[in-house]
């Protein structure tokens, strides 16, 4: 220098290839216990890496950029 992949909740990751953003763990509250753990129920938590574009409508499409990983040179 060139090709490819990834970026979504505190962490790890989904989302049926355009139509109301989710799961598990963690965190908070309650129930259960003499108490703790486990278990059960509920809750909080998101500008979706940044900017722009097309569209009635974008996490998913197009363009530019950033970071990380990887292959080639």
């Nucleotide at each position: 220098g060139g090709g490819g992949a990834a970026u979504u909740a505190g962490a790890u990751c989904a989302a049926u290839u355009g139509g109301c953003a989710g799961a598990u763990c963690g965190c908070c509250c309650g129930c259960u216990u003499a108490g703790c753990a486990u278990g059960c129920g509920g809750g909080a938590g998101g500008u979706a890496c940044g900017g722009g574009g097309a569209u009635c409508g974008a996490a998913g499409c197009c363009c530019c950029g950033a970071u990380u990983c990887u292959c080639c040179a």
The prediction has a mean pLDDT of 82.
This is a predicted structure of a 73-nucleotide RNA (transfer RNA) from Emiliania huxleyi.
It matches the Rfam family "tRNA". The family's RNA type in Rfam is transfer RNA.
The same sequence occurs in records of 2 taxa.
Lineage of the source: Eukaryota > Haptista > Haptophyta > Isochrysidales > Emiliania.